[in-house]
The RNA shown here (transfer RNA) has 77 nucleotides and comes from Labrys sp. KNU-23. The sequence is in RNAcentral, with records from ENA. Its mean pLDDT, the model's own confidence on a scale to 100, is 81. Its Rfam family is "tRNA". The family's RNA type in Rfam is transfer RNA.
RNA sequence: CGGGGUAUGGCGCAGCCUGGUAGCGCGAUAGUUUUGGGUACUAUAGGUCGCAGGUUCGAAUCCUGCUGCCCCGACCA
Numbered sequence: 001c002g003g004g005g006u007a008u009g010g011c012g013c014a015g016c017c018u019g020g021u022a023g024c025g026c027g028a029u030a031g032u033u034u035u036g037g038g039u040a041c042u043a044u045a046g047g048u049c050g051c052a053g054g055u056u057c058g059a060a061u062c063c064u065g066c067u068g069c070c071c072c073g074a075c076c077a
Base pairs, nucleotide, nucleotide: 001073002072003071004070005069006068007067010026011025012024013023020057028044029043030042031041032040050066051065052064053063054062
């Protein structure tokens, strides 16, 4: 320098192809159960979907640019 992958609650991921209410597991908080803890069950909170633009009635999803991380190749030594 070129190519590819990836970025979504605190953590791990799905959803993207085919635009239409942002979900699952773990974790957190509260409650029930227990003498207490754990387990089990129930409920709640927590996200401007990496950043900035564009298209659209509507964008996590499509398009453009940029950034971080990972992989491959080339170049130099």